[in-house]
RNA sequence: AUCCCGAAAUGGCAAACCUAUCGUGAGGUGGGGGCGCAAAGCCCAGGAUCUGCAGUGAGGCAGACAGCCGGGCUGCCGAA
Repeated sequence: AUCCCGAAAUGGCAAACCUAUCGUGAGGUGGGGGCGCAAAGCCCAGGAUCUGCAGUGAGGCAGACAGCCGGGCUGCCGAA
């Protein structure tokens, strides 16, 4: 120095909920809040889940969601 790993430390992010606002809706954004997270940083909507539309149905189309799974890239610190 690198890899694995995750004690400590510096910090970081921000669930539910409340509120304002946008949206038919799932949900998004701002403020409060803090459940948690060693990638809960970035990219990807492939799978799962959720919403809308029409449909007898099977399914289809459109959308949401990355803190459900998964893939790619990068990164702070350094005990065992």

The RNA shown here (c-di-GMP-I riboswitch aptamer) has 80 nucleotides and comes from an uncultured Anaerolineales bacterium.
The prediction has a mean pLDDT of 88.
It was read from a public genome assembly, where an Rfam model found it.